[in-house]
Molecule: Bacterial RNase P class A
Organism: Ramlibacter sp.
RNA sequence: GAAGCUCGCCAGGCCGCCGCUGGUGCAAGUGCCGAAAGGCCGCACUGGAGGAACGUCCGGACUGCAUAGGGCAGCGUAGCAGCUAACAGCUGUCCACCGUGAGGUGAGGAUCAGAGCAACAGAGACGAGUCGCUGCGGGCAACCGCAGCGGGUGAAACGGGCAAUCUCUACGCGCAGCAAUACCAAGUAGGCCAGUGUUGACCUGUGUCCCGGGGAGCUGGCGGGUAGGUAGCACCGAGCCGGUUGGCGACAACCGGCCCAGAGUAAUGGCGGUCACGCGCCGAGCAUCGAAAGAUGCGCGGCGCGCACAAAAUCCGGCGUAUCGGCGGGCUUCACAC
Numbered sequence: 001g002a003a004g005c006u007c008g009c010c011a012g013g014c015c016g017c018c019g020c021u022g023g024u025g026c027a028a029g030u031g032c033c034g035a036a037a038g039g040c041c042g043c044a045c046u047g048g049a050g051g052a053a054c055g056u057c058c059g060g061a062c063u064g065c066a067u068a069g070g071g072c073a074g075c076g077u078a079g080c081a082g083c084u085a086a087c088a089g090c091u092g093u094c095c096a097c098c099g100u101g102a103g104g105u106g107a108g109g110a111u112c113a114g115a116g117c118a119a120c121a122g123a124g125a126c127g128a129g130u131c132g133c134u135g136c137g138g139g140c141a142a143c144c145g146c147a148g149c150g151g152g153u154g155a156a157a158c159g160g161g162c163a164a165u166c167u168c169u170a171c172g173c174g175c176a177g178c179a180a181u182a183c184c185a186a187g188u189a190g191g192c193c194a195g196u197g198u199u200g201a202c203c204u205g206u207g208u209c210c211c212g213g214g215g216a217g218c219u220g221g222c223g224g225g226u227a228g229g230u231a232g233c234a235c236c237g238a239g240c241c242g243g244u245u246g247g248c249g250a251c252a253a254c255c256g257g258c259c260c261a262g263a264g265u266a267a268u269g270g271c272g273g274u275c276a277c278g279c280g281c282c283g284a285g286c287a288u289c290g291a292a293a294g295a296u297g298c299g300c301g302g303c304g305c306g307c308a309c310a311a312a313a314u315c316c317g318g319c320g321u322a323u324c325g326g327c328g329g330g331c332u333u334c335a336c337a338c
Base pairs, nucleotide, nucleotide: 001334002333003332004331005330006329007328008327009326010325012275013274014273015272016271017270018269020048021047022046023045024044025043026042029041031040032039033038050309054320055319057318058317059316060315061314062177063176064175065174074173075172076171077170078169079093080092081091082090083089094108095106096105097104098103109168110167114166115165116162117161126159131150132149133148134147135146136145137144138143181231182230183229184228191222192221193220194219195218196217202214203213204212205211239258240257241256242255243254244253245252246251277306278305279304280303281302282301283300285298286297287296288295289294
C1' cells in the first nucleotide's frame, strides 16, 4: 500500500419565530362540558422517540382465574461448564465442517428398549439369506444340506447408518393476557321484591267537579351489567451515568452522582438563517502527461439539489430484520522498502 476479519460509536450542530403535548408551581370564576362519575380553560418554569421505537419470534415483571402433593397426556429445550429474574439469549470451551488466515457456521443427548426408513446399481439393503467356485454327505436325476473360498455393485453388504420419523432419557412449562384487571357509573334498556290496580289504578279533553275517550299498568325500593369516566400508566426501577474491586469472559459486589417521553385519533412539528457533510454544474488557478488539441488530479470560489431505515402505546431482557453516509480500536493475508 492492497484485500479482508472482528468489536464498538454517531445518526447533522447552533440561533430566531410560530405551534403540539406531559409534569411542577402560582392563580382560580360558585366559569364551561356532563344526569353523574369525571373532564376542560390562564400564567411561569421545565421534560418530550429509536438504534432499531419495527417484526411481535422467545423469556420475564404485572394482573385475573385455577391450584394439597405426585403422576399421565401435551408443548418446548438438548456437547460440557457457567451468567441471568428468566430464556430457544449471552460467555468460555471441546468436537465437526468452511476459510491460506484473522475468523465464521452447527437442530452437536441416546440406535446396549421397541418401531419405521434407505433412490440408482446389485444375486441380495437391514427381513434374512445366497451370485459364482471347491469339498463332503444325501438323491437315479433335477436338486437339497453342511463347510470353505472368491469377484462385482453401492454412500452402506450383516457390522452398521438415519432420532430434522415415531420413540427413549434429562430438564422446563397451570391457563389467559393491559381489549389483562380494579373502582365509579347513565338510558321510557332489562331483572327482582313490596304495595296498589279491570269493584278501573293511571293517562287525557281541562285548572277543578261531573261527564266523555283511552286503559293494564302505576308507585316505591333493591341489586348486577352496558355506554361513559378514572386507575392500571409513565414509575426509586432486574433504572441510567462514572469509578474501584473480583472474574479469561458473560457478569457480580461496592462507592459517588442523576431522575430521564408518554397519548388514547393518539403530542414529539413547521418556517427562516448559519455552519458542517455528500453529489452535480460553472469559473479562474496549480501540478502531471502530451508536439498540440486535450486528459487526469488537487485545493479555492459560486449556484443548485440531497441527507438513510424508520417513529413509542403496560413495562423490561433478548433474538431477527431494515438502514444514505461517516468515525474509531484490535487482528489477518499478500506485495514492496529499510